[in-house]
Molecule: transfer RNA
Organism: Candidatus Woesearchaeota archaeon
């Protein structure tokens, strides 16, 4: 070149087309003599550009970045 696979809060990871959720990490507040574990609440995210739909993280084209494979 071609194939095929993946991108989602700061890390990591769910998610039939129909409120984007968990772990961690961050704040604040209880706990404690202090720390540290625990415990409650909070902010925080879907690469980009298009189509398809009444609704697209989810379904098509395309691009950009990675990982695999052929040549």
């Nucleotide at each position: 070149g071609c194939g095929c696979u993946g991108a989602u809060g700061g890390u990591c990871u769910a998610a039939c087309g129909g409120u984007a959720g968990a772990a961690u990490g961050c704040g604040a507040c209880c706990u404690u003599g202090c720390c540290a574990a625990g415990g409650u609440c909070g902010a925080g995210a879907u690469c980009c550009g298009g189509g398809u739909u009444c609704a697209a993280u989810u379904c098509c084209c395309g691009g950009u970045c990675g990982g695999c494979g052929c040549a």